RNA sequence: GCCGGUGUAGCUCAAUGGUUAGAGCGGUGGCAUCAUAAGCCAUAGGUUGCGGGUUCGAAUCCCUCCACCGGCA
Numbered sequence: 001g002c003c004g005g006u007g008u009a010g011c012u013c014a015a016u017g018g019u020u021a022g023a024g025c026g027g028u029g030g031c032a033u034c035a036u037a038a039g040c041c042a043u044a045g046g047u048u049g050c051g052g053g054u055u056c057g058a059a060u061c062c063c064u065c066c067a068c069c070g071g072c073a
Stems, first nucleotide, its partner, number of pairs: 001072007010025004018056001027043005049065001051063003
């Protein structure tokens, strides 16, 4: 330099162009216990990497850029 892949909650990951973007773990509060752990209940946390485009509607499709991973040279 060329090609491909990935980027979504603190972490690991879902989500067919259409209902309010969810789950597990973790965090916080509570229940329970003499106390702690385990367990149970509740709850907070997201401009879906940045910017633009298509569309009535974009995490999803298209383009530029950024970061990381792999392949070729």

A computed fold for a 73-nucleotide RNA from a Minisyncoccales bacterium, annotated as transfer RNA. The source organism's lineage runs through Bacteria, Bacillati, Minisyncoccota, Minisyncoccia and Minisyncoccales. Its Rfam family is "tRNA". Rfam classes the family as a transfer RNA. The RNAcentral record of the sequence draws on ENA.